[in-house]
Context: one part of a larger RNA
Molecule: large-subunit ribosomal RNA, domain IV
Organism: Gracilimonas amylolytica
RNA sequence: UUCAUGGCUAAGGAACUAGGCAAAUUCGAUCCGUAACUUCGGGAGAAGGAUCCCCCCUGGUCCGCCUUAUGGCGGAUUGGGGGGCGCAGUGAAAAGGCCCAAGCGACUGUUUACCAAAAACACAUGUCUCUGCCAAGCCGCAAGGCGAUGUAUAGGGACUGACACCUGCCCGGUGCUGGAAGGUUAAAGAAGGGGGUUAGCUUCGGCGAAGCCCUUGACUGAAGCCCCAGUAAACGGCGGCCGUAACUAUAACGGUCCUAAGGUAGCGAAAUUCCUUGUCGGGUAAGUUCCGACCUGCACGAAUGGUGUAACGACUUGGGCACUGUCUCAGCCAUGAGCUCG
Numbered sequence: 001u002u003c004a005u006g007g008c009u010a011a012g013g014a015a016c017u018a019g020g021c022a023a024a025u026u027c028g029a030u031c032c033g034u035a036a037c038u039u040c041g042g043g044a045g046a047a048g049g050a051u052c053c054c055c056c057c058u059g060g061u062c063c064g065c066c067u068u069a070u071g072g073c074g075g076a077u078u079g080g081g082g083g084g085c086g087c088a089g090u091g092a093a094a095a096g097g098c099c100c101a102a103g104c105g106a107c108u109g110u111u112u113a114c115c116a117a118a119a120a121c122a123c124a125u126g127u128c129u130c131u132g133c134c135a136a137g138c139c140g141c142a143a144g145g146c147g148a149u150g151u152a153u154a155g156g157g158a159c160u161g162a163c164a165c166c167u168g169c170c171c172g173g174u175g176c177u178g179g180a181a182g183g184u185u186a187a188a189g190a191a192g193g194g195g196g197u198u199a200g201c202u203u204c205g206g207c208g209a210a211g212c213c214c215u216u217g218a219c220u221g222a223a224g225c226c227c228c229a230g231u232a233a234a235c236g237g238c239g240g241c242c243g244u245a246a247c248u249a250u251a252a253c254g255g256u257c258c259u260a261a262g263g264u265a266g267c268g269a270a271a272u273u274c275c276u277u278g279u280c281g282g283g284u285a286a287g288u289u290c291c292g293a294c295c296u297g298c299a300c301g302a303a304u305g306g307u308g309u310a311a312c313g314a315c316u317u318g319g320g321c322a323c324u325g326u327c328u329c330a331g332c333c334a335u336g337a338g339c340u341c342g
Base pairs, nucleotide, nucleotide: 002337003336004335005334006333007332008331009330011328012327015326020323028052029051030050031049032048037042039162053084054083055082056081057080058079059078060077061076062075063074064073065072066071085089097321098320099319100318101317102316103315104313105312109121110120126159127158128157129156130155131154137146138145139144163308164307165306166305168238169237170236173235174234175231176230177229178228179227182226183225184224188220189219192216193215194214195213196212197211200207201206239257240256241255242254243253266300267297278294279293280292281291282290
């Protein structure tokens, strides 16, 4: 020289950078003052200001003690007036930076012990479904236990996820529930047939009762499946082509094919948009990000919830004020290490 930690810095003040990361600013108390929005609780310590030390004089209120005839002393608190010192009065330390807009998730919570704290999980709420009690469900071979010393305002399972406004169409497929006429169908039963064996009979070639054994088997035969219905806050799904208006363009309108039904409300280049840095507007001197629109939605869409939403967030994104060694561009200081000597 270098590194680490800490301190200061002219002028500028985010020009740094993926990004204000880090640092700086702010910070206490009293008084004043405080917007949009809002679920009327909040937002809010919003924001933004002023004051604060010491001495003297003079009021108010409350309390205590001594006196009680007014009163005196002390403490606390709160006003008014005058004065003093310093660059600086919460004189050191400790002690919010703030605002605007958007996304996501309502919120407080929970989580990857040791690379992720989140938009993930949970949540109150809503819905569906099972369960009538020796409940369903679960653990166990069982006994037994949990559920529960509970009883449908209860318990289990699934999805959704405060609140507000809502939640469209499709039951053809898969599932579930119900149905039972018909078809199919297991074990089992079984009429009959075939074969083996042999008492007996025999024309000696064979035939062959009963029993037993092997085999085949009409027919009877449940659930299930086929079948018939219901059911989407069950799993899921929610079209194409052609033509048409007196400029053009577009198509309220018409035709046709297919489907179980053809995406409704709302939202939309979005945590979803490939083309794409779409186009227009805003913000900037200049903006692939951001905000507001448009709709041509490659490939949004309604409890795999849709759209909003006050409050909240060590979340994410864009902008601004203040502030600064982040930077222009470095410099100096302190301590420690490195280094040298022992």